[in-house]
Molecule: Bacterial RNase P class A
Organism: Halopseudomonas yangmingensis
RNA sequence: GGAGUUGGCCGGACAGUCGCUGUGCCGCGUGCGGCAGGGAGGAAAGUCCGGGCUCCGCAGGGCAGAGUGCCAGGUAACGCCUGGGAGGCGCGAGCCUACGGAAAGUGCAGCAGAGAGCAGACCGCCGAUGGCCCCGCAAGGGGAUCAGGUAAGGGUGAAAGGGUGCGGUAAGAGCGCACCGCGCGACUGGCAACAGUUCGUGGCACGGCAAACCCCACUCGGAGCAAGACCAAAUAGGAACCCAUUGGCGUGGCCCGCGCUGGGUUCGGGUAGGUUGCUAGAGGCUGUCAGUGAUGGCAGUCGUAGAGGAAUGACUGUCCUCGACAGAACCCGGCUUACAGGCCAACUCCAUUU
Numbered sequence: 001g002g003a004g005u006u007g008g009c010c011g012g013a014c015a016g017u018c019g020c021u022g023u024g025c026c027g028c029g030u031g032c033g034g035c036a037g038g039g040a041g042g043a044a045a046g047u048c049c050g051g052g053c054u055c056c057g058c059a060g061g062g063c064a065g066a067g068u069g070c071c072a073g074g075u076a077a078c079g080c081c082u083g084g085g086a087g088g089c090g091c092g093a094g095c096c097u098a099c100g101g102a103a104a105g106u107g108c109a110g111c112a113g114a115g116a117g118c119a120g121a122c123c124g125c126c127g128a129u130g131g132c133c134c135c136g137c138a139a140g141g142g143g144a145u146c147a148g149g150u151a152a153g154g155g156u157g158a159a160a161g162g163g164u165g166c167g168g169u170a171a172g173a174g175c176g177c178a179c180c181g182c183g184c185g186a187c188u189g190g191c192a193a194c195a196g197u198u199c200g201u202g203g204c205a206c207g208g209c210a211a212a213c214c215c216c217a218c219u220c221g222g223a224g225c226a227a228g229a230c231c232a233a234a235u236a237g238g239a240a241c242c243c244a245u246u247g248g249c250g251u252g253g254c255c256c257g258c259g260c261u262g263g264g265u266u267c268g269g270g271u272a273g274g275u276u277g278c279u280a281g282a283g284g285c286u287g288u289c290a291g292u293g294a295u296g297g298c299a300g301u302c303g304u305a306g307a308g309g310a311a312u313g314a315c316u317g318u319c320c321u322c323g324a325c326a327g328a329a330c331c332c333g334g335c336u337u338a339c340a341g342g343c344c345a346a347c348u349c350c351a352u353u354u
Stems, first nucleotide, its partner, number of pairs: 001350010012319007020039002023036006041325001045336002048334005053224004060256004065220005070084005085099001086097004100215002105213002107209002122154002124150003129147002132143004162180006181204001182202005187196003228276004238267006247261004283302008
């Protein structure tokens, strides 16, 4: 100097004028005015997870169903976060993983190829034994390859039933042996997943796919702020039909239990107004202690939007990175997606110079 990796931050600012809106105070003619202070995000987005909160249910048990899926921690909890393990990618810093089980069962895999799961003989190799031909009195010798043997060599394929070497064989083959690999067991380290220059044992593997059905382990009531609570007002305390304690109802489906005693369908009528829920929270910030870390404890400090058809706008001046993605609706913890431009820190690789 270049190229990268990981983590974090900002994402328009300041001043003035007018306008909108919450809160507090004051005044008054009670809905007006004045003063002071505040007023959209890092994702407010997606509605994908987890909850807080509200209501229903004697809130229980089971089936079906759904979710998660290495280990250990964190958390209110999670499918999230942190640390570790295994597998894989990268020269590296680092990154990715839908990561329990294929010896419970079922199923799937085009073409090529002999054969793609407990398979198989295309080219080859052998042809000892049985058969054929030649020589020979016979013993026996020779030849070809029919039956037969073989899967070490070659071919097909992404993948062909461990690898290298030696022995053995008619030719071969874990057929036998040595080493490696693999399975099982012990020992050692680690809380564990797991690991091993450890030891023993077995010729040995039942190939892949479960983001296929399935098996295993753990978790799971439901509905939702349009939940609920209160006040006021109005109408028709309407009509008809069906079932009825052996029935019916009771916040996903089915069964049992439990509780209640009425329930369902059609037509028709009234109201949909106001207040509240609604912002002090598993809250933020600072310091310190513990921890590898997520995070937790302690102390101090702050008060940081609550609209209600939906509030932040307009103008002027200056600065500047010349402005991207984009607007709260009960509230939090996460994940995912979008993002012009700018800043900070650490680490890796390459080249050059000293």